[in-house]
């Protein structure tokens, strides 16, 4: 000072669920739990994959406009515990 992650100390985070709130919605914030994690620490920079409040385009419905209903697309929105990518970091072994 590099790699690298298991034998081990000392910790760390916290999946489902539920409770209160936020949001059209994915899904977030805290309490409460612990599925599990060697970065399940940061960051939405690539992909992927989730929402669709708007927009659109079809369809239904109404005599017509309008109104209702269903459906396809669309990300500026979410997801870092889906992959990567940067940056960063505790111990101990080599």
């Nucleotide at each position: 000072c590099u790699u690298u992650c298991c034998g081990a100390a000392a910790g760390g985070c916290a999946a489902a669920a539920u409770c209160a709130g936020g949001g059209a919605a994915a899904c977030c914030u805290g309490g409460u739990g612990a599925c599990g994690c060697a970065a399940a620490g940061u960051c939405a920079u690539g992909g992927g994959u989730c929402u669709a409040c708007g927009g659109u385009c079809a369809u239904c419905u109404u005599a017509u406009u309008u109104u209702u209903u269903u459906g396809g697309c669309c990300a500026u929105g979410a997801u870092u515990g889906c992959c990567a990518g940067a940056c960063u970091g505790c111990c101990g072994a080599a």
The RNA shown here (c-di-GMP-I riboswitch aptamer) has 94 nucleotides and comes from a Chloroflexota bacterium.
Lineage of the source: Bacteria > Bacillati > Chloroflexota.
Model confidence (mean pLDDT): 81 of 100.
Rfam family: c-di-GMP-I riboswitch aptamer. Rfam links the family to the GO term cyclic-di-GMP binding.